[in-house]
Molecule: transfer RNA
Organism: Candidatus Harrisonbacteria bacterium
RNA sequence: GCGCACUUAGUUCAGUGGUAGAACGUCUCCAUGACACGGAGAAGGCCGAGGGUUCAAUUCCCCCAGUGCGCA
Numbered sequence: 001g002c003g004c005a006c007u008u009a010g011u012u013c014a015g016u017g018g019u020a021g022a023a024c025g026u027c028u029c030c031a032u033g034a035c036a037c038g039g040a041g042a043a044g045g046c047c048g049a050g051g052g053u054u055c056a057a058u059u060c061c062c063c064c065a066g067u068g069c070g071c072a
Stems, first nucleotide, its partner, number of pairs: 001071007010024004018055001026042005048064001050062003
């Protein structure tokens, strides 16, 4: 330099046009003499930046950035 994949909650990942979910973690409550386990509930993301298409974009297209893999 070229090609491919990925970027969504604190972490690991779903979601592939119609107002974003799970697990773990965090917080509160219950329970215990107390802790752990367990049970109930809550908070936390405008989806890497910018632009385009569309009535509507996390999703499709372009471009930039970052990470990984391959080729040279």